[in-house]
RNA sequence: GGGUGUGUAGUUCAAUGGCAGAACACGAGCCUCCAGAGCUUGAGAUGAGGGUUCAAUUCCCUCCGUGCCCA
Numbered sequence: 001g002g003g004u005g006u007g008u009a010g011u012u013c014a015a016u017g018g019c020a021g022a023a024c025a026c027g028a029g030c031c032u033c034c035a036g037a038g039c040u041u042g043a044g045a046u047g048a049g050g051g052u053u054c055a056a057u058u059c060c061c062u063c064c065g066u067g068c069c070c071a
Base pairs, nucleotide, nucleotide: 001070002069003068004067005066006065007064010024011023012022013021018054026042027041028040029039030038047063048062049061050060051059
């Protein structure tokens, strides 16, 4: 340099056009002499910019990061 895949919460993963969810982690409460475990509850995310659409995590384009293959 060319081809191809991928990017969602702090982490690991769902959601294939119609309200973005789960587990762990984190905060608060209950419990406990304290802590842990357990129970309840809360906050937190679609890489960036455009396009299509009534509606985009989803489809298309460019860029950025990253994996693989070729050179």
The prediction has a mean pLDDT of 83. A computed fold for a 71-nucleotide RNA from a Nanobdellota archaeon, annotated as transfer RNA. It matches the Rfam family "tRNA". By type it is a transfer RNA.